[in-house]
Molecule: Fluoride riboswitch aptamer (crcB RNA motif)
Organism: Pseudomonadota bacterium
RNA sequence: CCGCCAGAUGGGAAUGGAGCUUCCCGAUAACCGCCCCUGAGGGCUGAUAGCUCCUGCAACGAG
Repeated sequence: CCGCCAGAUGGGAAUGGAGCUUCCCGAUAACCGCCCCUGAGGGCUGAUAGCUCCUGCAACGAG
C1' cells in the first nucleotide's frame, strides 16, 4: 500500500464528582421529573437507578 473477515470502542438511568452494585441501549437507541388546568397559567420533590463519600444548596439546633 492492497485485498478479505470480524464488529469493537462505548452510551444511558430529570441538576456536579468518585467508587461499588443493578438495570437499559446499540447510535434508527436507551434517556430527557411530577401535579392542577380547556387553554393561558400555577404548584411541588430530588444533586443517587440504589448504597457510600465529597462538593454545592436549603431548614432547624448548638458552640